[in-house]
């Protein structure tokens, strides 16, 4: 100059007009502890508000006690209020230009069970070609013994590779790698490295039961909780019966004929207030930590509707994209039959610019004009995560690859 990848941040601006919700204050009205209305100030949608996948905070359920079941998670360290989530790191695979970086997965197969279908000899143990040895044969080829390196089969076949051996082979031997034990080391660890020893050789599947470890009571703002109205109760079953996922035990409460509860049928209510935003906050600074994050310090108050509010009209700016002029840099020609510089047998060879002048326009920059032009997408208790969707523009860092110096 590109180009690959990582991380961040912004994601229209300003004015007028005219309507919206909340909050303070004034006024002013009424049916007056309030309630409507005007006005002036100030607030007023997002990283993703979306999925509803997870955690939790709050709220009820009496104190949720203990147990089966039954659900979640599962490599190490850390980090938070919690997590299945976030940082840091190990291993094994795969992408990728063996790069940066990205993406899956990771307790257990020596508790036990149960599967590996069809191919194939053989899938917990075996020869289908083939290879080598004897026999029989004129030859084809038959039979019989050995072999499991080579080729078939298939997701996978009796550790891989070379040697050296053998009749032909085979860890039958060696060496190096894989495996497995033991020991040293470094590190909190997961692994790792180093060394010894040993031919050691039948695997995979647990998002199949299962087993080890950790966690988990339910239910969810239509949770709750205060007011106002307003009605109509009745039948069955009953000694037990509630305790809001299923079972036990225990433990409280109610209750046994002055009937607890449970179910069936039937009438009222669906209004008005609060839960409702000060919070595991938001911003900025310093310290500590590789990071996540944490301490301390200062500062801010940043929607709370209720069929559910920020909209509409103009005007100007301005980010990106197209065309079209017009200027620079840059290319190309002249300048250059070559100033400077160098060398020289003094004949001359060699050889870098420059201002200036004229071309051509592919891409690069800047001014001018004209058109077009702002992505995904709207709170509902409320955080932290994850996934997903997202025109364009800026900012930092890594990683190759090209040119020059």
């Nucleotide at each position: 100059c590109a180009g690959g990848c990582u991380g961040g941040c912004c994601g229209g601006g300003c004015g007028g007009c005219c309507g919206c919700g909340g909050g303070c204050g004034u006024u002013c009205g009424c049916a007056c502890g309030g309630c409507g209305a005007a006005c002036u100030c100030u607030c007023g949608a997002g990283g993703a508000a979306a999925g509803u996948c997870c955690g939790c905070a709050c709220u009820c359920c009496a104190c949720a006690g203990g147990g089966c079941a039954g659900g979640a998670u599962g490599c190490c360290g850390g980090g938070u209020a919690a997590u299945u989530c976030c940082c840091g790191g190990g291993g094994c695979g795969g992408g990728g230009a063996u790069a940066a970086c990205c993406c899956g997965c990771c307790g257990g197969a020596c508790c036990g069970g149960g599967c590996c279908a069809c191919a194939g000899a053989a899938a917990c143990a075996a020869a289908c070609c083939g290879c080598c040895g004897g026999c029989a044969g004129c030859a084809a080829u038959g039979c019989u013994g050995g072999u499991a390196a080579g080729g078939g089969u298939g997701a996978a076949a009796c550790g891989g590779c070379g040697a050296g051996g053998u009749a032909a082979g085979a860890g039958c031997u060696c060496a190096c790698c894989g495996c497995g034990c033991c020991g040293c080391c470094c590190g909190u660890a997961a692994u790792g490295g180093c060394g010894g020893c040993g031919g050691c050789c039948a695997g995979g599947c647990a998002a199949c039961c299962c087993c080890c470890a950790u966690c988990c009571g339910g239910a969810g703002c239509a949770a709750g909780g205060c007011c106002a109205a307003g009605c109509a109760g009745g039948g069955a079953c009953g000694a037990g019966c509630a305790g809001c996922g299923g079972c036990c035990c225990g433990c409280u409460g109610c209750g046994u004929u002055u009937g607890a509860g449970u179910c069936c049928c039937g009438g009222g209510u669906a209004g008005g207030c609060u839960g409702c935003a000060c919070g595991a906050g938001g911003c900025g600074c310093a310290g500590g930590g590789c990071a996540a994050c944490c301490u301390g310090c200062g500062u801010c108050c940043c929607a709370g509707a209720g069929a559910g509010a920020u909209g509409g009209c103009c005007g100007c700016c301005c980010a990106g994209g197209c065309a079209c002029g017009u200027c620079g840099g840059g290319c190309g020609a002249g300048g250059a039959u070559g100033a400077a510089g160098c060398c020289u047998u003094c004949g001359g060879g060699c050889g870098u610019a420059a201002a200036c002048u004229c071309g051509a326009u592919u891409a690069c920059g800047a001014c001018g004009c004209g058109c077009u032009g702002g992505a995904c997408a709207g709170a509902a208790u409320g955080c932290g995560g994850c996934u997903u969707a997202c025109a364009g523009g800026c900012c930092a860092g890594c990683c190759g690859g090209g040119g020059g110096a």

Description:
Bacterial RNase P class A from a Chloroflexota bacterium, 405 nucleotides, folded computationally. The organism belongs to Chloroflexota, within Bacteria. The prediction has a mean pLDDT of 76. Of the family's consensus pairs, 97% are formed in the model. Its Rfam family is "Bacterial RNase P class A". Gene Ontology terms of the family: ribonuclease P activity, tRNA processing and dimeric ribonuclease P complex. The sequence was found by an Rfam model in a public genome assembly.